[in-house]
Predicted 3D model of a 347-nucleotide part of an RNA (small-subunit ribosomal RNA, central domain) from an uncultured Flavobacteriaceae bacterium. The sequence was found in a public genome assembly.

Context: one part of a larger RNA
RNA sequence: UUGGGUUUAAAGGGUCCGUAGGCGGGCUAUUAAGUCAGGGGUGAAAGUUUGCAGCUCAACUGUAAAAUUGCCCUUGAUACUGGUAGUCUUGAAUCAUUAUGAAGUGGUUAGAAUAAGUAGUGUAGCGGUGAAAUGCAUAGAUAUUACUUAGAAUACCAAUUGCGAAGGCAGAUCACUAAUAAUGUAUUGACGCUGAGGGACGAAAGCGUGGGGAGCGAACAGGAUUAGAUACCCUGGUAGUCCACGCCGUAAACGAUGGAUACUAGCUGUUCGGAACUUGUUUCUGAGUGGCUAAGCGAAAGUGAUAAGUAUCCCACCUGGGGAGUACGUUCGCAAGAAUGAAACUC
Repeated sequence: UUGGGUUUAAAGGGUCCGUAGGCGGGCUAUUAAGUCAGGGGUGAAAGUUUGCAGCUCAACUGUAAAAUUGCCCUUGAUACUGGUAGUCUUGAAUCAUUAUGAAGUGGUUAGAAUAAGUAGUGUAGCGGUGAAAUGCAUAGAUAUUACUUAGAAUACCAAUUGCGAAGGCAGAUCACUAAUAAUGUAUUGACGCUGAGGGACGAAAGCGUGGGGAGCGAACAGGAUUAGAUACCCUGGUAGUCCACGCCGUAAACGAUGGAUACUAGCUGUUCGGAACUUGUUUCUGAGUGGCUAAGCGAAAGUGAUAAGUAUCCCACCUGGGGAGUACGUUCGCAAGAAUGAAACUC
């Protein structure tokens, strides 16, 4: 390379958009590039294969034929692929109507809790633990009442619920923006799928500048525990966590399962729509989201119309363990580091 694979054995890119490319619905006409058939030219010799022959045989050699699967020219064929022209509506998009949701951005605002401050009542403890101690407290704590201030997060509702491409998204309300679904005797008429490079987004932590700082809390300090205890437990506590702007670009970024299309038994929940009547604990139907299971698949666990079944198209990735996601080089980054990514050697 061929072949085989990628839920868990090595292997699906974190997600989407999209360039080149690859692939692509029905019908008609035309063309004849691919494709197929006939003919011609060429495809050196040696070598190879086959027949025959020459050395006593063989190796070796000679001779004849074949092969040389290719390329070029030419004459035809037209099913399929391609090109061109036309047409269609079921793929795709648009429009209208009706809905939906924790989808996004920016304002405004609410209550509970916590902490702090001030004032009142009140007196000796509070707090914490397995037990304690550090800590707080007669300079009046803890507890309780009233008022004020601050920041962060939104109990119940709440759910195999919903929305989003993924990351993710949850008090209420307003404005703006986007999306999805169903229905339609509406419109365009294949406008599609995938997508190397490329671009955008991308939890937490971290970084830069400026704010903010209640609670929590790496580091750090102290008290315990212990043989020790650089921990688990306790008392404190700085960065951080929050906001604005700019970086970083990684995660068990997981369904450990790439995207698209079609087909292949059922049963039972649930969310959002539609239709029908017999108006019900009804039936049918579209799009999601769960559970169980037939066939099938699978090494098994399992999966099973939300496939890991049956097929097609496109992309990404894998090829024994360690060395190693390391070294070197390059690109990116303020840095941390990220991306790309070996070999010797060894088992």

Its mean pLDDT, the model's own confidence on a scale to 100, is 88.